The RNA shown here (c-di-GMP-I riboswitch aptamer) has 82 nucleotides and comes from a Nitrospiraceae bacterium.

[in-house]
RNA sequence: UUUUCGAAACGGUAAACCAUGGGUAACCAUGGGACACAAAGCCACGGAUCCCGAUGAAUCUGAGGAUGGCCGGGCUGCCGAA
Numbered sequence: 001u002u003u004u005c006g007a008a009a010c011g012g013u014a015a016a017c018c019a020u021g022g023g024u025a026a027c028c029a030u031g032g033g034a035c036a037c038a039a040a041g042c043c044a045c046g047g048a049u050c051c052c053g054a055u056g057a058a059u060c061u062g063a064g065g066a067u068g069g070c071c072g073g074g075c076u077g078c079c080g081a082a
Stems, first nucleotide, its partner, number of pairs: 005080002012037002017032006035069001041075003045072003048067004052062001053060002
């Protein structure tokens, strides 16, 4: 120095919910607020779930959309005990 790992320290992010706004909706942004998180930093590539449309249902298609705090994967990053 790097990898694995995750004690300590400096810090960081921000669930549910509330208010305002956007959106058909899922959901998103800002402010408040703290469940949690060692990548809960970034990326919709694969799966999964949700919304829109069709359908009696199963399910199917897409001009599709959303979720990275559902999982996998890729890239990058703080610290340094065992």
Its Rfam family is "c-di-GMP-I riboswitch aptamer". Its family is annotated with cyclic-di-GMP binding in the Gene Ontology. Its mean pLDDT, the model's own confidence on a scale to 100, is 82.